RNA sequence: GGGCCAGUGGCCUAGUCUGGUGGGGCGCCACGCUGAUAACGUGGUGGUCGCCGGUUCAAAUCCGGUCUGGCCCA
Numbered sequence: 001g002g003g004c005c006a007g008u009g010g011c012c013u014a015g016u017c018u019g020g021u022g023g024g025g026c027g028c029c030a031c032g033c034u035g036a037u038a039a040c041g042u043g044g045u046g047g048u049c050g051c052c053g054g055u056u057c058a059a060a061u062c063c064g065g066u067c068u069g070g071c072c073c074a
Base pairs, nucleotide, nucleotide: 001073002072003071004070005069006068007067010026011025012024013023020057027045028044029043030042031041032040050066051065052064053063054062
C1' cells in the first nucleotide's frame, strides 16, 4: 500500500441481506414481599446505532469518505 470483517444504553447482544415505532438480557432506581438481606414480583430508567456527508417522504439498514480494532495479502 491492497482486500475482508467488526463498531448499537454503564456491560453483552438482536435487528442491516429485503429502508418504515431501535428490541432483549444484565445492571441501576422505586415499590411490594421479609424481622432483615438475598431471591422473586410489579413499575420505571437509559442508545442523535464510531464519526462526517449524500440518496430518500423516511436511513442502524443503501452510497461515498473517514477513525478505531481484528484477520489476510504484499
Predicted 3D model of a 74-nucleotide RNA (transfer RNA) from a Nanobdellota archaeon. NCBI's taxonomy places the organism under Archaea, Nanobdellati, Nanobdellota. Rfam family: tRNA. It is annotated as a transfer RNA. Rfam's curators write: Transfer RNA (tRNA) molecules are approximately 80 nucleotides in length.